This record gives sequence, C1' cells and structure tokens, in this order.
RNA sequence: GGGCCACUAGCUCAACGGUUAGAGCAGGCGACUCAUAAUCGCUCGGUUCUGGGUUCGAAUCCCGGGUGGCCCACCA
Repeated sequence: GGGCCACUAGCUCAACGGUUAGAGCAGGCGACUCAUAAUCGCUCGGUUCUGGGUUCGAAUCCCGGGUGGCCCACCA
C1' cells in the first nucleotide's frame, strides 16, 4: 500500500426494511433456608461505533470516517 471480516445493555450474543431493539450471564429487590450456596419470581439496564444518503419507514441497504481482527504485497 491492497483485500476481507466485525462493531447492538457492564459481558457473550440474537433481531425478514415494519408493534415499544430482545435473550443468557452480571447488578438490585424479594421468596425459599437456622444460615449460605443453588433454585425460583420480580426488576434495572441501549442515543444499535460515528457523520451523511436512500426509503412512507433503517440496528438492517449505500457512501465517508473511526476502532479491532485476519490475509496479501512492499521496504529493510
């Protein structure tokens, strides 16, 4: 220098262009227990990396930027 992939809750991940973006774990509260753990119930939690575009409607499609990963090439 070239190519490819990923980016969504604190973490790991879902989500056909269409209802209010969900699940597990973690956190908080409670039940159970002599108590703890386990288990169960409830609850909390998001400007979907960023800036634009397309569309009646974008996490999703297109373009630019950013971060991370992988491959190739070049220099020495």